[in-house]
Molecule: Glycine riboswitch aptamer
Organism: Spiribacter sp. 2438
C1' cells in the first nucleotide's frame, strides 16, 4: 500500500401482527386498564456444528423489551467512502 474480513457513516430495498374494547383527554400525537396478536432492533435459551476444560453458536425457540393505520424503527441485501480497525 492492496485484496479480503469487521465496523462507522450515507443512499436504496426491506416483512409480520387489532387504526381492538372501556375510561379520561388533546389542535393533533396521547395516558390508564383489559383482551387478542407479531418477530427481522435489542435480549435470553438451545440444535446442527465448532471447540473438546470452559464455552461459542442461527432467519430456530421464548417474547423480558420492542412492535400491531401512517410516520419512525427494522434483521438482512446491494452500492458508495480523502473513514476506522484487523489480517496477508
Nucleotide at each position: 500500500u492492496u485484496c479480503g474480513c469487521c465496523u462507522a457513516c450515507g443512499c436504496g430495498g426491506g416483512a409480520g401482527a387489532g387504526a381492538u374494547c372501556a375510561g379520561c383527554g388533546u389542535a393533533a400525537u396521547g395516558c390508564u386498564g383489559g383482551c387478542g396478536c407479531c418477530g427481522a432492533a435489542g435480549g435470553a435459551g438451545c440444535a446442527a456444528c465448532c471447540c473438546c476444560c470452559c464455552g461459542g453458536a442461527a432467519u430456530c425457540u421464548c417474547u423480558c423489551a420492542g412492535g400491531c393505520a401512517a410516520a419512525a424503527g427494522g434483521a438482512c441485501c446491494g452500492c458508495g467512502u480523502c473513514g476506522g480497525g484487523u489480517u496477508u